[in-house]
RNA sequence: CUGGUCGAGCACGAUGGUCGCGGGUGCUGCAAGGCGCCCGAGGAAAGUCCGAGCUCCAUCGGGUAGACUGCCAGGUAACUCCUGGGCGCCGCAAGGCGACGGACAGGGCCACAGAGAACAGACCGCCCGGAGAUCCGGCCGAAAGACCGGAGGCAAGGGUAAGGGUGAAACGGUGGGGUAAGAGCCCACCGCACCACUGGUAACAGUGGUGGCACGGUAACCCCCAGUCGGAGCAAGGCCAAAUAGGCGGCGAGGUGUGACCCACACCGACCGAUUUCGGUAAGCCGCGGGUAGGCUGCUAGAGGUGGCCGGCGACGGCCAUCCCAGACAGAUGACCAUCUCCCGGGAACCCCGGGAAACAGAACUCGGCUUACGGCUCGACCAGCGAC
Numbered sequence: 001c002u003g004g005u006c007g008a009g010c011a012c013g014a015u016g017g018u019c020g021c022g023g024g025u026g027c028u029g030c031a032a033g034g035c036g037c038c039c040g041a042g043g044a045a046a047g048u049c050c051g052a053g054c055u056c057c058a059u060c061g062g063g064u065a066g067a068c069u070g071c072c073a074g075g076u077a078a079c080u081c082c083u084g085g086g087c088g089c090c091g092c093a094a095g096g097c098g099a100c101g102g103a104c105a106g107g108g109c110c111a112c113a114g115a116g117a118a119c120a121g122a123c124c125g126c127c128c129g130g131a132g133a134u135c136c137g138g139c140c141g142a143a144a145g146a147c148c149g150g151a152g153g154c155a156a157g158g159g160u161a162a163g164g165g166u167g168a169a170a171c172g173g174u175g176g177g178g179u180a181a182g183a184g185c186c187c188a189c190c191g192c193a194c195c196a197c198u199g200g201u202a203a204c205a206g207u208g209g210u211g212g213c214a215c216g217g218u219a220a221c222c223c224c225c226a227g228u229c230g231g232a233g234c235a236a237g238g239c240c241a242a243a244u245a246g247g248c249g250g251c252g253a254g255g256u257g258u259g260a261c262c263c264a265c266a267c268c269g270a271c272c273g274a275u276u277u278c279g280g281u282a283a284g285c286c287g288c289g290g291g292u293a294g295g296c297u298g299c300u301a302g303a304g305g306u307g308g309c310c311g312g313c314g315a316c317g318g319c320c321a322u323c324c325c326a327g328a329c330a331g332a333u334g335a336c337c338a339u340c341u342c343c344c345g346g347g348a349a350c351c352c353c354g355g356g357a358a359a360c361a362g363a364a365c366u367c368g369g370c371u372u373a374c375g376g377c378u379c380g381a382c383c384a385g386c387g388a389c
Base pairs, nucleotide, nucleotide: 001385002384003383004382005381006380007379008378009377010376013340014339015338016337017336018335019334021040022039023038024037025036026035027034028033042360046371047370049369050368051367052366053365054233055232056231057230066229067228068227069226070225071085072084073083074082075081086100087098088097089096090095101224102223106222107221108218109217110216123164124163125160126159127158128157134151135150136149137148138147140145172190173189174188175187176186177185191213192211193210194209195208196207197206198205199204237297238296239295240294247288248287249286250285251284254268255267256266257265258264259263270281271280272279273278304323305322306321307320308319309318310317311316341357342356343355344354345353346352347351
C1' cells in the first nucleotide's frame, strides 16, 4: 500500500437566537393568569421471542398430558442470554458457524438416480468355465465327413465388492503380501470399539495394550433419558367519588297496654283509595351502600448512569466519588433565522454565487437479553499478500 477479520463510538453536522409543545419548580396574584429557571426519544424506543422485578388470582402432596431446554466449567436476580474451554465443520490466517444427550428400547422414513438403500447388491468390468459353432494340425479317404489333438473364445453356469458407473449416503481407508480374479483372507500404518495409565475441576486429550472390525443415515420424525415450568398481566392492582336510575333504612305515621321484650299481638288514632263492613302506607325529605363518568395513585431513584481503584484470562464482582437523565393519556420533543464546518456544481482564483448535509425508525410499568431494520462517518486491535529500509 492492497485485501480482510473483530471490537468500540457517533446518530437529520456544530453554535447562538426567536416562536411553539409536554412535564417539574420558584416568585407574584383573591382568582383567571403573568414573569423566570430546569428537563424533554433510540441503538434499535421495533418484533413481543426468551428471562425477571412488581401486582392480582389460584395453591396439601403426587402423577399424567403439554411446552421448553440438552458438550463442560463459570457469570448473573434470572435466562433458551453472556464469558472461557472442549469437540466437529469452514477459512492460508485473523476469525466464523454449530438444537452439540440417545440409532442393539421400539416404530417410521431414506425421493430421484441406481443392479443394489440395510442382517444389501453382479449393470459394466475382472476371473473361472467352456455346450454348440468356428479355425488350425493329425489319421483314414478321391471328396464329403467321422475321430484324435490344439487355439481363440460367444452362450449356460459360477466366483469376485479391488476398478467403473448411480447417489447426500454403497457395509472402514492407504500400501504390501496373497489369489484364477479378488476380498481384514493376512500384515504395517491410520481410523473404530473396549481396557489400563497419565494430564485436566470437567467436557475431553495423549500414550500403551487387546480385538480383524461389531446391523449406514435420519431424533429441527414419533419416541427414550435427564432437567425446568401454576395462570393472568399496569386496560395488573389500590384509593377518592358526582349527576341520573334502581336498592336498603329512617322521618313522614302518633299513643297506650300485654307477653316469651332489637319482636309479636290487641285497642284508639293519622293519610290515601273506595259503598258502612274493607284494602293499603304514597309523595316529599334525610341517610347508607354498590357500580359508572371523572380524579388521584401505581409512574419512574433504578439489578440506574459516569469516573477512579482493586480482584478475575474474561463474562462479571467489590469499594469510593459524583450525577438525576421524558413521564404523556388521543398521547409533547417541532418550525424558522444567522454564523461556522463539510460535500457537489459554476464563475474564477483562496474569494463569490447556487444547491445539499441523508438511513432505519419514534417512548407509554420497569429492567436483563435475543432477533430483525439501517445511508454514512470516526477510532482501535489483529491477519494475509506485496514493496522498501
Molecule: Bacterial RNase P class A
Organism: Gemmatimonadales bacterium